């Protein structure tokens, strides 16, 4: 230096749950507690998984109002026209969830980086 081993020694960490706090949330911090862990000590570089409040984009749904167009009926009118009601479409506004991005989490999901104790080769 590389590979390998997890109980032989010395040790180390701490799952779930519970309590308190932080957070929109995933989750995190501290205490308690041990499921387990040869790096379950550290780092988000790659992939996965989870959250998605703020911001951006996309298509969808709903609501009411406004504007325009079409159309049914009624009234006026010689025709053109005008007014009102209902329906449809388009645009704007509001609400709502979905997807993606930005963002965040997970190192005890893998890969990778780099560091470290003991034994063996």
């Nucleotide at each position: 230096u590389g590979c390998u081993u997890a109980a032989a020694a010395a040790g180390g960490c701490a799952a779930a749950g519970c309590c308190a706090c932080c957070g929109a949330g995933a989750g995190g911090u501290g205490g308690u507690g041990a499921c387990g862990c040869a790096a379950a000590a550290c780092c988000u570089c790659c992939g996965g998984u989870c959250c998605a409040a703020c911001c951006c984009a996309g298509a969808g749904u709903c609501u009411u109002u406004u504007a325009c167009a079409g159309c049914u009926a009624u009234a006026c009118a010689a025709c053109u026209u005008u007014a009102u009601c209902a329906c449809u479409g388009u645009a704007a506004a509001g609400a709502u969830g979905c997807u993606g991005g930005c963002g965040g989490a997970u190192a005890g999901c893998g890969g990778g980086g780099a560091u470290g104790c003991a034994g063996g080769c």
Model confidence (mean pLDDT): 76 of 100. Predicted 3D model of a 121-nucleotide RNA (c-di-GMP-I riboswitch aptamer) from Pseudidiomarina sp. CB1. It was read from a public genome assembly, where an Rfam model found it. Its Rfam family is "c-di-GMP-I riboswitch aptamer". Gene Ontology term of the family: cyclic-di-GMP binding.